[in-house]
RNA sequence: CCUUGCCAAAAGCAAACCACUUGUGAGAGUGGGACGCAAAGCCACGGGUCCUAAAUCCUCGCCAAAAACGGCGGUCUUGGGGUGCAGGAUCGCCGGGUUACCAUG
Numbered sequence: 001c002c003u004u005g006c007c008a009a010a011a012g013c014a015a016a017c018c019a020c021u022u023g024u025g026a027g028a029g030u031g032g033g034a035c036g037c038a039a040a041g042c043c044a045c046g047g048g049u050c051c052u053a054a055a056u057c058c059u060c061g062c063c064a065a066a067a068a069c070g071g072c073g074g075u076c077u078u079g080g081g082g083u084g085c086a087g088g089a090u091c092g093c094c095g096g097g098u099u100a101c102c103a104u105g
Stems, first nucleotide, its partner, number of pairs: 002105001004103002012037002017032006035092001041098003045095003048090004055083005060073004
């Protein structure tokens, strides 16, 4: 320097959930907590997934009396929902990059 992670040892990280804080949101931070993890260290570079206050579409109510067009829709937040740019989240979805402990050959 490279291979491998069956065995040993010393450490390490910490899912769900709970509390508080934070963000429109996906999520994030701190503490508790352990399902797991041999890179579950670090980097959003490629793919995936997810979010979205632009935009756009559907839909409900009201103005409203026929329809259409139009306007409006309490409280922090669209009346309810779909798609979703820019942008964002996730490296504990996969790949890639990069650094590293112990053992092993």
A computed fold for a 105-nucleotide RNA from uncultured Rubripirellula sp., annotated as c-di-GMP-I riboswitch aptamer. Of the family's consensus pairs, 94% are formed in the model. Taxonomically the source falls in Rubripirellula (Bacteria, Pseudomonadati, Planctomycetota, Pirellulaceae). The coordinates come from a structure-prediction model, not an experiment, and the mean pLDDT is 79. It was read from a public genome assembly, where an Rfam model found it. It matches the Rfam family "c-di-GMP-I riboswitch aptamer". Gene Ontology term of the family: cyclic-di-GMP binding.